Context: one part of a larger RNA
RNA sequence: UGAUGGGGGCCCGCACAAGCGGUGGAGCAUGUGGUUUAAUUUGAUGCAAAGAAAAGAACCUUACCAGGGCUUGACAUGCUGUGAAUCCUCUUGAAAGAGAGGGUGCCCUUGGGAAUGCAGACACAGGUGGUGCACGGCUAUCGUCAGCUCGUGCCGUAAGGUGUUGGGUUAAGUCCUGCAAUAAGCACAACCCUCUUGUUUAGUUGCCACAUUGAGUUUGGAACCCUAAAUAGACUGUCGGUGAUAAGCCGAAGGAAGGUGAGGAUGAUAUCAACUCAUCAUAUCCCUUAUGCCCUGGGUGACACACUUGUUAUAAUGGGCAGGACAAAGGGUCAUGAUCCUACGAGGGUGAGCUAACUCCAAAAACCCAUCCUCAGUUUGGAUUGUAGGCUGCAACUCGCCUGCAUGAAGCCAGAAUUGCUAGUAAUCGCCAAUCAGCCAUACGGCGGUGAAUUCAUUCCCGGGCCAUGUACA
Numbered sequence: 001u002g003a004u005g006g007g008g009g010c011c012c013g014c015a016c017a018a019g020c021g022g023u024g025g026a027g028c029a030u031g032u033g034g035u036u037u038a039a040u041u042u043g044a045u046g047c048a049a050a051g052a053a054a055a056g057a058a059c060c061u062u063a064c065c066a067g068g069g070c071u072u073g074a075c076a077u078g079c080u081g082u083g084a085a086u087c088c089u090c091u092u093g094a095a096a097g098a099g100a101g102g103g104u105g106c107c108c109u110u111g112g113g114a115a116u117g118c119a120g121a122c123a124c125a126g127g128u129g130g131u132g133c134a135c136g137g138c139u140a141u142c143g144u145c146a147g148c149u150c151g152u153g154c155c156g157u158a159a160g161g162u163g164u165u166g167g168g169u170u171a172a173g174u175c176c177u178g179c180a181a182u183a184a185g186c187a188c189a190a191c192c193c194u195c196u197u198g199u200u201u202a203g204u205u206g207c208c209a210c211a212u213u214g215a216g217u218u219u220g221g222a223a224c225c226c227u228a229a230a231u232a233g234a235c236u237g238u239c240g241g242u243g244a245u246a247a248g249c250c251g252a253a254g255g256a257a258g259g260u261g262a263g264g265a266u267g268a269u270a271u272c273a274a275c276u277c278a279u280c281a282u283a284u285c286c287c288u289u290a291u292g293c294c295c296u297g298g299g300u301g302a303c304a305c306a307c308u309u310g311u312u313a314u315a316a317u318g319g320g321c322a323g324g325a326c327a328a329a330g331g332g333u334c335a336u337g338a339u340c341c342u343a344c345g346a347g348g349g350u351g352a353g354c355u356a357a358c359u360c361c362a363a364a365a366a367c368c369c370a371u372c373c374u375c376a377g378u379u380u381g382g383a384u385u386g387u388a389g390g391c392u393g394c395a396a397c398u399c400g401c402c403u404g405c406a407u408g409a410a411g412c413c414a415g416a417a418u419u420g421c422u423a424g425u426a427a428u429c430g431c432c433a434a435u436c437a438g439c440c441a442u443a444c445g446g447c448g449g450u451g452a453a454u455u456c457a458u459u460c461c462c463g464g465g466c467c468a469u470g471u472a473c474a
Stems, first nucleotide, its partner, number of pairs: 001474002003471003008467006015458001019421005026312004031307003034303002042053001064298007073124001077123002079120005087102006106113003126287002129285003136280001137276001139274001147186003151182002153162003166177003192264004197232007207221002211218001235258001238252005301440001314414001318373003323368002330361003336353001340349003380411001385406007427450006
């Protein structure tokens, strides 16, 4: 100087407490371990691995396994020779491939060229093979925590110290003040985006006070809403109290918004030889008739079990049925698909409009009203299984999704323990998109609707910051 203490002081955080809802018990989905397997490809393993890489494993993907093939190779550059490439048909084969037959060019013209096939010899290609403990780049974490440093000076023999400590204050090394320190940098804050209010401009595809109509339908209008550009607005600015006449803190006014207005993006120095050689790049080692390449089929989907994250429930604040109402944000041309017909239904047929503020996906659902059920393993719950169908796709057996009928399991609120959340939050309700032929999505990323309870306080648990202190530690 650090690290550390079941030592001390000060302070902070959904850290405890106060509340609300979960997990842990059940079924299912998903990932992991283990076991099994020809293979169950690989990496990730406390927080910081495990609905994570994977924003979509039937083939492909695919890296794994079995079998069938290739060896200058699926891909690149260079040399030589030869043929036209492309195309069509047949045989064989699981396919990859192998074999046979037919026949057509372009540019300039002795001949060659462009692009391309085949053959040959080599240089080489190729590797999702190893090492993330050789690396770059990217990323997680502590942590959006308030810290981390440096020039010059001063102090110390030196390692180092000071500055950065003290007194106040702040979300903040934020600011004020004092001081052998005085300047400065990276983080903080601000600048950026979205939301919340007004004004101006603009007025179609959006809007509608007035007229009109079955209908914003038509004419008309630019008030309102909305859209999208500019701009104003919030700065402790004003007042009172307090404080050291400071920084600030408390209260009030005005205001759409008040003390960082809410959310996002933004992540210092270092730590963990943290993760990734399987995004990519790269050093080195290894393979070179194979650890490379092509193909068919299988596997990644196995199943005594253990764990993670979710979802559906255990019902009456509910379930069924009928009627009625109100969103936001997205996506669409090889797409979205209205309308009509048809089917109990999933679907099928038809194909209007829309390159989208115009049209379509699209029905929002919780909610309201009416009615049935009346506390039961039930009109709860929906797993599992049988059967009949539909869709996508060369192809749904391993291994897809959806529908009808039948079947109707466990589960009556969950032990020890453990987790999220402080306001438009939790809880609850539905909607959309990416990936995508289809989909194992209950995931992930967004969007809005309804909308709480509680916070006495910092004693204790956990994590972190500052100060001084102990130490057989470095």
The part of an RNA shown here (small-subunit ribosomal RNA, 3' major domain) has 474 nucleotides and comes from Trichopus zeylanicus subsp. travancoricus. Rfam family: Bacterial small subunit ribosomal RNA. NCBI's taxonomy places the organism under Eukaryota, Viridiplantae, Mesangiospermae, Dioscoreaceae, Trichopus zeylanicus. The full RNA is in RNAcentral, with records from SILVA.